[in-house]
Molecule: transfer RNA
Organism: Candidatus Shapirobacteria bacterium CG09_land_8_20_14_0_10_39_12
RNA sequence: GGGCCGUUGGCUCAGCUGGUAGAGCGUCUCGCUGGCAGCGAGGAGGUCAGGAGUUCGAAUCUCCUACGGUCCACAA
Numbered sequence: 001g002g003g004c005c006g007u008u009g010g011c012u013c014a015g016c017u018g019g020u021a022g023a024g025c026g027u028c029u030c031g032c033u034g035g036c037a038g039c040g041a042g043g044a045g046g047u048c049a050g051g052a053g054u055u056c057g058a059a060u061c062u063c064c065u066a067c068g069g070u071c072c073a074c075a076a
Base pairs, nucleotide, nucleotide: 001072002071003070004069005068006067007066010025011024012023013022019056027043028042029041030040031039032038049065050064051063052062053061
């Protein structure tokens, strides 16, 4: 320098063929319990790495950039 893959709540990950974002864990509140643990019920929390474009509509398609992984090439 080139190819490919990835980037989504605090963490680990889903998200089909564009239709407006979810799960588990964690966290907070309440209940059961003498208490802890555990279980049950409920809540908060992300404008989807950043920017631009296409579209009635973009996490999803296109382009650029950043970061991470991997392979190749070149040099030493």